Record summary:
A computed fold for a 90-nucleotide RNA from an Alphaproteobacteria bacterium, annotated as transfer RNA. NCBI's taxonomy places the organism under Bacteria, Pseudomonadati, Pseudomonadota, Alphaproteobacteria. Rfam family: tRNA. Rfam links the family to the GO term triplet codon-amino acid adaptor activity. From the family's description: Transfer RNA (tRNA) molecules are approximately 80 nucleotides in length.

[in-house]
RNA sequence: GGAUGGGUGGCCGAGCGGUUGAAGGCACCGGUCUUGAAAACCGGCAAACGUGAGAGCGUUUCGUGGGUUCGAAUCCCACCCCAUCCGCCA
Numbered sequence: 001g002g003a004u005g006g007g008u009g010g011c012c013g014a015g016c017g018g019u020u021g022a023a024g025g026c027a028c029c030g031g032u033c034u035u036g037a038a039a040a041c042c043g044g045c046a047a048a049c050g051u052g053a054g055a056g057c058g059u060u061u062c063g064u065g066g067g068u069u070c071g072a073a074u075c076c077c078a079c080c081c082c083a084u085c086c087g088c089c090a
Stems, first nucleotide, its partner, number of pairs: 001086007010026003018070001028044005046061006063079005
């Protein structure tokens, strides 16, 4: 350099153009149980900004930037990064 696959919450990972800011698991937080812990079970749990006494509410965000569309994590383009294979140099 070429080809293919991929990049989604703290981590892993699913995700047909519309009920997804997001299944499920792990981690974490709270609780039940227990003498106590572990395990098990139940509930909660992305971030930033704004707002609010608080609970919450609003907006934006799926590698980055554009585009298509009424509507994009999902389709298209460019770039960045990762993995595998091939090639080149040494």